[in-house]
RNA sequence: CCAGAGGGUUGGGUGAUCGCGUCGCGGCUUCGGCCACGUCGAGGAAAGUCCGGGCUCCAUGUAACGACGGUGCCGGGUAACGCCCGGCGAAGGUGACUUCAGGGAUAGUGCCACAGAGAGCAGACCGCCCGUCCACGGACGGGUAAGGGUGAAAGGGUGCGGUAAGAGCGCACCGCGCGGCCGGUAACGGUUGCGGCAUGGUAAACCCCACCGGGAGCAAAACCGAAUAGGGGCGGCACAGGGGCGUCGUUUCCGCCCGUCGUCCGGGUUGGUUGCUAGAGGCGGCAUGCAAAUGUCGUCCGAGAUGAAUGAUCGCCCAUUUUCCGUUUCGGCGGAGAGGGACAGAACCCGGCUUACAGACCCUCUGGCAAU
RNA sequence: GGCCCCGUAGCUCAGUUGGAUAGAGCAAGUGCCUUCUAAGCACUAGGUCGCAGGUUCGAACCCUGCCGGGGUCGCCA
Numbered sequence: 001c002c003a004g005a006g007g008g009u010u011g012g013g014u015g016a017u018c019g020c021g022u023c024g025c026g027g028c029u030u031c032g033g034c035c036a037c038g039u040c041g042a043g044g045a046a047a048g049u050c051c052g053g054g055c056u057c058c059a060u061g062u063a064a065c066g067a068c069g070g071u072g073c074c075g076g077g078u079a080a081c082g083c084c085c086g087g088c089g090a091a092g093g094u095g096a097c098u099u100c101a102g103g104g105a106u107a108g109u110g111c112c113a114c115a116g117a118g119a120g121c122a123g124a125c126c127g128c129c130c131g132u133c134c135a136c137g138g139a140c141g142g143g144u145a146a147g148g149g150u151g152a153a154a155g156g157g158u159g160c161g162g163u164a165a166g167a168g169c170g171c172a173c174c175g176c177g178c179g180g181c182c183g184g185u186a187a188c189g190g191u192u193g194c195g196g197c198a199u200g201g202u203a204a205a206c207c208c209c210a211c212c213g214g215g216a217g218c219a220a221a222a223c224c225g226a227a228u229a230g231g232g233g234c235g236g237c238a239c240a241g242g243g244g245c246g247u248c249g250u251u252u253c254c255g256c257c258c259g260u261c262g263u264c265c266g267g268g269u270u271g272g273u274u275g276c277u278a279g280a281g282g283c284g285g286c287a288u289g290c291a292a293a294u295g296u297c298g299u300c301c302g303a304g305a306u307g308a309a310u311g312a313u314c315g316c317c318c319a320u321u322u323u324c325c326g327u328u329u330c331g332g333c334g335g336a337g338a339g340g341g342a343c344a345g346a347a348c349c350c351g352g353c354u355u356a357c358a359g360a361c362c363c364u365c366u367g368g369c370a371a372u
Numbered sequence: 373g374g375c376c377c378c379g380u381a382g383c384u385c386a387g388u389u390g391g392a393u394a395g396a397g398c399a400a401g402u403g404c405c406u407u408c409u410a411a412g413c414a415c416u417a418g419g420u421c422g423c424a425g426g427u428u429c430g431a432a433c434c435c436u437g438c439c440g441g442g443g444u445c446g447c448c449a
Base pairs, nucleotide, nucleotide: 001368002367003366004365005364006363007362008361009360010359012317013316014315015314016313017312018311020041021040023038024037026035027034028033043343047354048353050352051351052350053349054348055217056216057215058214068213069212070211071210072209073087074086075085076084077083088102089100090099091098092097103208104207108206109205110202111201112200125148126147127144128143129142130141131140132139133138156174157173158172159171160170161169175197176195177194178193179192180191181190182189183188221274222273223272224271231265232264233263234262235261236260237259242258243257244256245255246254281300282299283298284297285296286295287294288293318341320339321338322337323336324335325334326333327332373448374447375443376442377441378440379439382398383397384396385395391429400416401415402414403413404412422438423437424436425435426434
C1' cells in the first nucleotide's frame, strides 16, 4: 500500500424570529379561560410486540402426579430469560474468524414418493465363477456380492492375503460399539484392550428423558361522580278497569305482582383524579474475575402528554457530493457557485433479542506485495 | 396503547398426519353455433402459494425472522 476479520463511539453544531406541551409564579376574567415571564421537553433503536421480569387485579389449602405449552452440549453470570460470557464438539475459510433448534434413532410407533432386482427381521437386473446340456449364438441349476446400473440413501472404508469367483472369511490402519486407565468441575480429549460390524435416515413426525411455567394485562387497578333512564327500602294516596303469573289447552273462583307522589340507598355510563416516573438507572475510580458480571466509593439525573406537545423559516460553521478558476513537488492545496444531513418518533417501567439506519471517527487482528 | 386474526390465478375459495403436473367457480382470450348479440359447447392462457432463511432426499403444508392487510364498545375503558 492492497484485500479482509472482530469490536466500540457518534447520529450535525450555533444564533435570530414565529409557534406547541407540562410545571412554577404574577396579572386579568363574563370563572369557560386568556396574557406575560421563567424552567424543562424523544431514541439507539422510542419500532416489531418476539422472550424475561417489576407492578396491579382475578383464581388458588399444601405437596405429588397427569394434561398443555416452552427450553435442550458443558460450566458460569443474572431478579429472570429462549439473553450474555467462557469452554467442548461439528462444519466452512490459507488465516484473523464465522455458523450451529448442538439431548435421545439398541424404549416404542410411523414415514422414506418416483426410479430401481431390492428401501428396512434386505435383495440379485447386468456381470463374475462352477456344473449339466447344446444346434456353440446360448439355455438351465447353483454359488457370489468385488465391479456396473437405479436412487437422497443399497447393511462399514482403504490395502494385502485368501478363493472356482467372492465375501470381516483372515490380517493391518481408519471408523463404530463396549470396558479399563490418565487429564478436565463438566461437556469432552488422549491412550489401551475386547468385539468382527450387529446398530441406514428422519424427533423444526408422534414420542422418551431432564428442567421451567396459574391467568390477564396500566384501556391492569383504585377513588370521586352530573343530567336522563332503570333497580331497591320506607312513607302517603289510589286499589275502578285492564294485563301477567300460579308446570300443556280452555272456563270459573281465589292468591300474588304490575300504578302514582315524596324521600333515602347502592350500582353505574360521559368526565375527572391517582397509578406516572429516581430506576435491577447512567458515568468514572478501585478490588475480584480470562470474561459476562459483582462489590464498594464518588458524581449526575431535568418528557410525562391523553383526539395525544417536542415544530417551522432564515443566516453562519462543520461533514459530504459536484462544477468552474488558479496553483502544484501531480499526492493535493486555495478561492467562488450549486446541491445537500440516514433510520425513525415516547404513551406504566426495566433487562434482552430481532429488524431499519446516509455518513464520520477510534481500537485490535489476519493474509498478500514492496522497501529497510 | 394492548390483544387477536388473515395472506393460494384478476375476484371468491378448495388443497395442510410433507411426495413431485397446485385445483374449482366466476371473469379474460380464441373457435363453433347465430343474420348479429346474449346464452350454450369446446379449447387456451393466467400462480416465484406475501418475502427471506432453515429442517428434510423432497415444503403451499413444518420452524424462525420480516412485510402487508384487517377486527375495535359486536375483543379490552